[in-house]
Context: one part of a larger RNA
RNA sequence: UGGCGGGGGAGCACCACAAGGGGUGGAUGCUGCGGUUCAAUUGGACUCAACGCCGGGAAGCUCACCAAGAGAGACGGCAGGAUGAAGCCCAGGUUAAUGGCCUUGGCUAACGAGCCGAGAGGUGUUGCAUGGCCAGCGUCAGUUCGUGCCGUGAGGUGUCAGGUUAAGUCCUGCAACGAACGAGAUCUCCGUCGACAGUUGCCAACGCGUCCGCAAGGGCGCGCGCACUUUGUCGAGACUGCCUGCGUGAAGCGGGAGGAAGGAGGAGGCGACGCUAGGUCUGUAUGGCCCGAAUCUCUUGGGCCACACGUGGCAUACAAAGGCGCGUACAAUGGGUUACAACGCCGAAAGGCGAAGUCAAUCCCCUAAAACGCGCCCCAGUUCAGAUUGGGGGCUGAAACUCGUCCCCAUGAAGUUGGAAUCCCUAGUAAUCGCGCGUCAUCAUCGCGCGGUGAAUAUGUCCCCGCUCCUUGCACA
Numbered sequence: 001u002g003g004c005g006g007g008g009g010a011g012c013a014c015c016a017c018a019a020g021g022g023g024u025g026g027a028u029g030c031u032g033c034g035g036u037u038c039a040a041u042u043g044g045a046c047u048c049a050a051c052g053c054c055g056g057g058a059a060g061c062u063c064a065c066c067a068a069g070a071g072a073g074a075c076g077g078c079a080g081g082a083u084g085a086a087g088c089c090c091a092g093g094u095u096a097a098u099g100g101c102c103u104u105g106g107c108u109a110a111c112g113a114g115c116c117g118a119g120a121g122g123u124g125u126u127g128c129a130u131g132g133c134c135a136g137c138g139u140c141a142g143u144u145c146g147u148g149c150c151g152u153g154a155g156g157u158g159u160c161a162g163g164u165u166a167a168g169u170c171c172u173g174c175a176a177c178g179a180a181c182g183a184g185a186u187c188u189c190c191g192u193c194g195a196c197a198g199u200u201g202c203c204a205a206c207g208c209g210u211c212c213g214c215a216a217g218g219g220c221g222c223g224c225g226c227a228c229u230u231u232g233u234c235g236a237g238a239c240u241g242c243c244u245g246c247g248u249g250a251a252g253c254g255g256g257a258g259g260a261a262g263g264a265g266g267a268g269g270c271g272a273c274g275c276u277a278g279g280u281c282u283g284u285a286u287g288g289c290c291c292g293a294a295u296c297u298c299u300u301g302g303g304c305c306a307c308a309c310g311u312g313g314c315a316u317a318c319a320a321a322g323g324c325g326c327g328u329a330c331a332a333u334g335g336g337u338u339a340c341a342a343c344g345c346c347g348a349a350a351g352g353c354g355a356a357g358u359c360a361a362u363c364c365c366c367u368a369a370a371a372c373g374c375g376c377c378c379c380a381g382u383u384c385a386g387a388u389u390g391g392g393g394g395c396u397g398a399a400a401c402u403c404g405u406c407c408c409c410a411u412g413a414a415g416u417u418g419g420a421a422u423c424c425c426u427a428g429u430a431a432u433c434g435c436g437c438g439u440c441a442u443c444a445u446c447g448c449g450c451g452g453u454g455a456a457u458a459u460g461u462c463c464c465c466g467c468u469c470c471u472u473g474c475a476c477a
Stems, first nucleotide, its partner, number of pairs: 001477002003474003007471006016461002020425005027316008035307002043054002065302007075117004080111001087107003091103004121291002124289003130285001132280003135276003142181006148157003160173004187268004192236006201226002206223007239262001242256005318418001322377007334365003339358002343354004384415001389410007431453008
């Protein structure tokens, strides 16, 4: 100087507790992992920080694994080659199949894998040889430097103390005075207002057409128009600025006014010096080593989908705040040319046949669902739940046996709230409801986004788990 302590002090955090809300742990399914099995079930990752992770939803490809078969050596040397190399073709043989190989014959005409070296290639090995990228510490507030001063020196001081803050944030004091990286600010989105702009967007007023209506009036379409909505660009606005109390006449804290917004307005991006020989040689790059006619490349088929079992994550339930039937509403983000497809017809449905429009503020995906209204069910293994299985049918694709998905009929399993234990969450959050996109020929209970409905509790603490700072002990370095 660091590290550690079931030493002390100060502070902080829903990856801590407390007060609450919802789960997991029991069931079934999906998916990952272990184990076992197998010709192969390719490999990596293992506390937080491996386990719906490698965008890893694998029918072929992917593919690295297994079985079987096949192909291929720049350049140099040696042997071979106009007494015809390599190549192409009819027929026959070999084979699951192929002029791939062999035999006979033909065409053409200069090179040549038989050997040695040397390559191409390698998802072969080493992430403990590396670059780059990423994760965690870290939703942290730290890490240093110049000069000065102190110490023989390692080093200390500054960076400490009191107060304060989300913060080494700021204030005051002090042998320190300044500075850098980080924090903050800067950047993006959302929330209020204004200016400018008006098509593909909008429709208040005015006009026209059309429909309903006796009328008053209302619906739809178009024009004018750019008011409103909206879209885009630029700007305004929030600064403890104002008042009040506390506080050291400080930093700041509590309350209030005004305001769309108040004390960091909400959310994101941005991740210091470093450490974990953390992860990745299977994204790519790359040193060393290895394979080199096979550990290269291709084809067919299989496997990664196995199944006594254990386990992580999730989905669906166990029901009445529910299930079912009928009817009525209200979104946002996105995507679309080998694409999205209106609309019409056929079909009970999945879907099929035709087909306008749209390279998209124009057309399409696009009826959102929970919700609300009415009705049925009447507490039951049920009109709950939907696993499993039988039958029939559709779609994608060269191909759905292993091993896809959808529809219909039938079948209707476990499950009646889950032990010890354990996870997430503080507001438009949790919970719940659907929608879009990524992957994608087909396939979403995954991932990433979007909106709808919309709580309870706390406004604290350091008791548990941890983190930061100061201090103390140490047989540790």
Molecule: small-subunit ribosomal RNA, 3' major domain
Organism: Candidatus Micrarchaeota archaeon CG1_02_60_51